[in-house]
């Protein structure tokens, strides 16, 4: 210098003048006013209300190698196993298919106890080619995503783990690691094929709406109807008792009526900066500053100058130089940890491979 | 601001993971006819809203996304 991986920080800047919200008040001024994602609402939490048999258990749902963290997760760290790259480093929904059930199109003799065929014998026939039954096999070729352990030798009639040698599976021991698993070794000739992002097993995990929760005040109406449900200790009705019905209670839902105001919830918080300690890391602990949006048809803009990126034209002694354009995504609505998405430039760090050149 | 559903031919809409994904209406042609119309008989027309993934293989099952549609407050 090419080429590529990883991670992180900004996301226009200053000054002046007019505006908007919000809180202080001495009423005139001060002070504060969007993000890295405020976005998808795809996890998890705080926080309010409901229900509750007291949290076992079934129904649904979700998760899903081991460890570690956290207030919590399906995250986020660190390993282990598999894939992929020369390498940096990526990328993985990754228990269980001997509990059970399903599924597998179309090609193929056969798709889960398959057999086209091959080889020997027998028989029948006989010019030959072929038929037929027994047994023995599963090599070849073809066909598919996938054909019942691979490739080699050897072996035989033909083959075959039938033997050997390597791989790969299994099952036991030994070492190591907390674990998942890594290694070594001893057997087993292979039995037990895929597919759970199919149903299912199994371990764990979750009670439910969500700030239009909730709770206050105020205003205004017809406290009319209908439906089903509970409770009958009570009360009334129909003479009395039962049962039953109506009327009344109780809370639900619809239909129809009204209010569409106002406080509180409502921002000081698992908060943010700066340093230090322990840990590979996530994140813990400890100290010291700081207060940082609270709006409710809903502020956070808009002019002027100036600089800075970007474009486009020109001129150019190739450094630059004048002129015009002007800033990606997007925008709080109860708070918070994450994920995920979308994003025009600019800057900074650490690694890898190649080429040069010392 | 919270929760929910949906996307498949020009419009409605079906569709156990398996041949080239249909159906009614509409559209083009053609017979018939003096003309239209019903009628018959033939065709066209699909990135299954997009991108990714699991699997042998995806409208279908999982993820992201994008676009539309719907509920809800408070008093008697």
């Nucleotide at each position: 210098c090419c080429a590529g991986a990883g991670g992180g920080u900004c996301g226009g800047c200053c000054a002046g003048c007019c505006g908007c919200g919000g809180c202080a008040u001495u009423u005139a001024u001060g002070u504060c006013g969007a993000g890295g994602a405020a976005a998808g609402u795809c996890c998890g939490g705080g926080c309010u209300c409901c229900a509750c048999g007291a949290u076992u258990a079934a129904a649904a749902g979700g998760u899903g190698c081991c460890g570690g963290u956290u207030a919590a997760u399906g995250g986020c760290c660190g390993g282990c196993g598999g894939g992929g790259g020369c390498a940096a480093c990526c990328c993985u929904a990754g228990g269980g298919a001997c509990a059970g059930u399903g599924c597998a199109a179309c090609a193929g003799a056969a798709a889960g106890c398959a057999g086209g065929u091959c080889g020997c014998g027998a028989c029948g026939g006989c010019u030959u080619c072929g038929g037929u039954c027994a047994c023995g096999u599963g090599a070849c070729a073809a066909u598919g995503a996938a054909a019942g352990g691979g490739u080699g030798c050897g072996g035989u009639a033909a083959g075959a783990g039938c033997g050997c040698a390597c791989c790969g599976c299994g099952g036991g021991c030994c070492u190591g690691g907390c674990a998942a698993c890594a290694g070594g070794u001893c057997u087993g000739g292979c039995a037990c094929g895929g597919u759970a992002a199919a149903c299912c097993c199994c371990a764990c995990c979750u009670g439910g709406a969500g700030c239009a929760a909730a709770a206050c005040c105020a205003a205004a109406u017809a406290g009319g109807g209908g439906c089903g449900g509970c409770a009958u200790a009570u009360g009334g009705c129909g003479u009395u008792u039962u049962c039953g019905g109506c009327c009344u209670g109780c809370a639900g839902c619809c239909c129809g009526g009204g209010u569409u105001g106002g406080u509180u919830g409502c921002u000081g918080g698992a908060g943010c900066c700066a340093c230090g300690c322990a840990g590979c890391a996530a994140u813990g602990c400890a100290u010291g500053g700081c207060c940082u949006a609270g709006a409710u048809g809903a502020a956070u803009g808009g002019c002027u100058g100036g600089c800075u990126a970007u474009u486009u034209c020109g001129c150019u002694u190739c450094g630059g130089c004048g002129a015009a354009u002007g800033g990606a995504c997007a925008g709080a609505a109860c708070c918070c940890g994450g994920c995920u998405u979308a994003c025009a430039g600019a800057c900074c760090c650490u690694c890898u491979g190649g080429u040069a050149u010392u | 601001g919270c929760g929910u559903c949906u996307a498949u031919a020009g419009c409605u809409c079906a569709g156990u993971g398996g041949u080239c994904a249909g159906a009614g209406c509409g559209c083009c042609g053609g017979c018939c006819c003096g003309a239209a119309a019903a009628g018959c008989c033939g065709g066209a027309g699909g990135u299954c809203g997009c991108g990714g993934g699991u699997u042998c293989g995806a409208u279908u099952c999982c993820c992201g996304u994008u676009a539309g549609g719907u509920g809800c407050a408070c008093c008697a």
Overview:
The prediction has a mean pLDDT of 76. Two RNAs folded together computationally: RNase P RNA and transfer RNA, 434 nucleotides in total. It holds a member of the Rfam family "Bacterial RNase P class A". About the family: Ribonuclease P (RNase P) is a ubiquitous endoribonuclease, found in archaea, bacteria and eukarya as well as chloroplasts and mitochondria. It is annotated as a ribozyme.